[in-house]
RNA sequence: GGGCGUUUAGCUCAGUUGGCUAGAGCAUCGGCCUUACAAGCCGAGGGUCGUAGGUUCGAGUCCUACAACGCCCACCA
Numbered sequence: 001g002g003g004c005g006u007u008u009a010g011c012u013c014a015g016u017u018g019g020c021u022a023g024a025g026c027a028u029c030g031g032c033c034u035u036a037c038a039a040g041c042c043g044a045g046g047g048u049c050g051u052a053g054g055u056u057c058g059a060g061u062c063c064u065a066c067a068a069c070g071c072c073c074a075c076c077a
Stems, first nucleotide, its partner, number of pairs: 001073007010026004019057001028044005050066005
């Protein structure tokens, strides 16, 4: 330098052919239970969907550029 993949909650990840309100598990917080703790049960908070544009009536989803991370190839030595 070239190609490919990934980027969604604090962490690990879903998210269908673009369709109406963005989700799960763990973690955190509150409640129940317990003498108390853990476990269990119930509930709550937490998101500019990497960044910036574009297409569209409508974008997590399609297109472009950039960024971060990973893999492969090439080059140099």